A computed fold for a 527-nucleotide part of an RNA from an uncultured Anaerolineaceae bacterium, annotated as small-subunit ribosomal RNA, 5' domain.

Context: one part of a larger RNA
C1' cells in the first nucleotide's frame, strides 16, 4: 500500500447492486417449509335443480343424474429442491483414465404383446379396550392392489457346438437342447350398433364395437444420472520408528447391480515402512478469492461442482434410486403430556426465542416470473424462488447549493498593540431544485388470450422552498499540517524513536492548519 462475512469509537442526507451467527453440529415456544391424482377403486357426507308418489300444503319418501367435501385402498412424488461443516488426511477432492466387473424410475427411438381364472382386505357396519396415543374381535366390498394358470418377439440360467475381437472371454456374436420368466386397465371426442331405463318431445342415461388419446408387460438401443477400480497431486509433527491377524495371498462357498478379504471355511506366511509406514495434531476438497512484477504466500464467506452430516450411536425396511433432515426400529442423553397403566418430540428448512459472543436481520408479501412434484387438463402444492423490510457491513453513484459580494462587518484567536488571521467566509443580491414536501399521470417485466407479489413502486409532469442534510482523524521526526494558554517526571501521550521534572510545536483546552469525506479513525487477521 492492498484486502475482510468484520467488530469497536465518533458521526450520519439519498439511491442502485451485493452481503449479513466466523461463537454453542447449544437447547428450542409458535406458524409455515411435500404433496398430488375422482380420467385406477369402493365408500361416507352435503347441496340445489329434475321426474314420480304421498301430503295435515309445513313437508316427507323414492328414482336416476350433476357438483362439492371427507377419510380409506391404489399410483407417482416424497432419494429432488433447501440447510449445515460436526466428522473425514480418505480414491474424500482435483485431474487423467478404466469397467473384458455394473445399475438406471420418469424421457426419446424401435420390436413384440396384453389371454383365461381366483381369493382377499381397508374404508363402511356391529361389538369392545384405553385418560390419551392407539387399538382388538366379528361381518360386507372394489380396483391400474394381490395371487394362480396360459403364451414368449425376447430375456435369464445350465449343457453343447461354432465365430471374431483381445494381453486376457464363463461374460461379446451365431446356433441347438433343457429349465425358468410378462401384463391393466381408464376416461373421452368422433363413427356405427343395441336398450326392457328417464322424458310428451328434443334429448339424456346405460351397454357393445372401431380409429385416435393416457396408461400396462417383455425386450433392444439412446439420452441423462449413478456405482466401482486405477495413475498422479493433496497440511503440520520423527520429542510418533516400527506397524499389521481378515492382517497379505490362494482355493471352495456366500453376498452384491457389479469387481473385490466385502463376508466365511480351509491352506500358505505374507503385506506396509526412511520416497516416512504406524501414531499424534489440524482440516471438508475444488472452481475460485486476496496479495504479489512474477515465482510464490495466504484463504475456501457469498455463487457453482463434489463429498459428508441431520439430537449422540447402531440397524435394516420400502423402493429404479436411501441405509433416507421434516420415514421406520432399537439403545443413550434431554424435554414434554399423563387418569401413573402409558405415551409424545427432534429448526445444521424459512422466520422467530433463550443462551453463548466483540458481533450478524422480519415470527413480512406472492406463486405474477423461473424452476420442481402430481394431474389428460383445469389446477393444486412449493419459506426453492421472485420480491419487500432491517443493518454505512461492502462497492458504486448523487447531494448538503451556484454566481455575485469589503483592502475586509460583528465575534473568536494571535499580536511587536501598528496590526495579522479565520475570510468571499458570513450578511446581502440574483439564480437553481438533485434530494425533501404536496398534487397529477403511471409502467415494462406477459407468451394467442386472461393473470403482476413487487406497486400506485420506478419513471414522467406540475407546485413549494436554500430551504431539512458534515463529520472525523491528525499537526515532534518517519508524515502533509503551529501558535497561545493550562499543567509541571504530575495529569497524561505513545506504531517505532521517544515526550512531560516552570516558557512543552509530542500532555489538556482554544484558535489556526493538514488529510480524507457520508464517512473518518481504532483493533484483529492475510499478502
Nucleotide at each position: 500500500g492492498g484486502g475482510u462475512g468484520a467488530a469497536c469509537g465518533u458521526u450520519g442526507g439519498c439511491g442502485g447492486c451485493g452481503c449479513g451467527c466466523c461463537u454453542a453440529a447449544c437447547a428450542c415456544a409458535u406458524g409455515c417449509a411435500a404433496g398430488u391424482c375422482g380420467a385406477g377403486c369402493g365408500g361416507g357426507g352435503a347441496a340445489g335443480a329434475c321426474u314420480c308418489c304421498c301430503u295435515u300444503c309445513g313437508g316427507g319418501g323414492a328414482g336416476g343424474g350433476u357438483u362439492c367435501c371427507c377419510a380409506g385402498c391404489g399410483g407417482c412424488g416424497a432419494a429432488c429442491g433447501g440447510g449445515c461443516g460436526a466428522g473425514u488426511a480418505a480414491c474424500g477432492c482435483g485431474u487423467g483414465g478404466g469397467u473384458g466387473a455394473c445399475c438406471u424410475g420418469c424421457c426419446c427411438c424401435a420390436g413384440a404383446g396384453a389371454c383365461g381364472g381366483g381369493g382377499a382386505u381397508a374404508a363402511c357396519c356391529c361389538c369392545u379396550g384405553g385418560a390419551a396415543a392407539c387399538g382388538g374381535g366379528g361381518g360386507c366390498u372394489a380396483a391400474u392392489a394381490c395371487c394362480c394358470g396360459a403364451u414368449g418377439c425376447c430375456c435369464u440360467g445350465g449343457c453343447c457346438g461354432g465365430g471374431g475381437u483381445u494381453a486376457g472371454a464363463g461374460g461379446c456374436c451365431c446356433g441347438g437342447c433343457c429349465a425358468g420368466g410378462a401384463a391393466a386397465g381408464g376416461g373421452u371426442u368422433c363413427u356405427g350398433g343395441g336398450u326392457a331405463c328417464c322424458g310428451a318431445a328434443a334429448g339424456g342415461g346405460c351397454c357393445c364395437a372401431g380409429c385416435g388419446c393416457c396408461g400396462c408387460u417383455c425386450u433392444g438401443g439412446g439420452a441423462g444420472g449413478g456405482g466401482c477400480c486405477c495413475g498422479c497431486g493433496u497440511c503440520c509433527u520423527a520429542u510418533c520408528a516400527g506397524g499389521u491377524a481378515g492382517u497379505u495371498g490362494g482355493u471352495g462357498g456366500g453376498g452384491u447391480a457389479a469387481c473385490g478379504g466385502c463376508c466365511u471355511a480351509c491352506c500358505a506366511a505374507g503385506c506396509c515402512u526412511g520416497c516416512g509406514a504406524c501414531g499424534g495434531g489440524u482440516a471438508g476438497g475444488g472452481g475460485g478469492c486476496c496479495u504479489g512484477a512474477g515465482a510464490g504466500g495466504g484463504u475456501g464467506g457469498c455463487c457453482c461442482c463434489c463429498c459428508g452430516c441431520a439430537u449422540g450411536g447402531g440397524g435394516a425396511c420400502u423402493g429404479a434410486g436411501a441405509c433416507a433432515c421434516g420415514g421406520c426400529c432399537c439403545c443413550g442423553a434431554c424435554a414434554c403430556c399423563u387418569a401413573c397403566g402409558g405415551g409424545u418430540g427432534g429448526c445444521a428448512g424459512c422466520a422467530g426465542u433463550g443462551g453463548g459472543g466483540a458481533a450478524u436481520c422480519g415470527u413480512g408479501g406472492g406463486c405474477a416470473a423461473u424452476g420442481g412434484g402430481c394431474g389428460a387438463a383445469a389446477g393444486c402444492c412449493u419459506g426453492a424462488c421472485c420480491c419487500c423490510g432491517c443493518g454505512a457491513c461492502g462497492c458504486c453513484g448523487c447531494g448538503u447549493g451556484a454566481g455575485g459580494g469589503a483592502a475586509g462587518a460583528a465575534g473568536g484567536c494571535c499580536u511587536u498593540c501598528g496590526g495579522g488571521u479565520c475570510g468571499u467566509a458570513a450578511a446581502c443580491c440574483u439564480c437553481u431544485u438533485u434530494u425533501c414536501g404536496g398534487g397529477g399521470c403511471g409502467a415494462a417485466g406477459a407468451g394467442a388470450g386472461a393473470g403482476g407479489a413487487c406497486g400506485g413502486u420506478a419513471g414522467c409532469c406540475c407546485c413549494g422552498g436554500a430551504a431539512a442534510a458534515a463529520g472525523u482523524c491528525a499537526c515532534g521526526g518517519c508524515u502533509a499540517a503551529c501558535c497561545a494558554c493550562g499543567u509541571g517526571c504530575c495529569a497524561g501521550c505513545a506504531g517505532c524513536c521517544g515526550c512531560g521534572g516552570u516558557a512543552a510545536g509530542a500532555c489538556g483546552u482554544g484558535g489556526g492548519u493538514g488529510g480524507c469525506g457520508a464517512a473518518c479513525g481504532u483493533u484483529a487477521c492475510c499478502c

RNAcentral holds the full RNA, with entries from SILVA.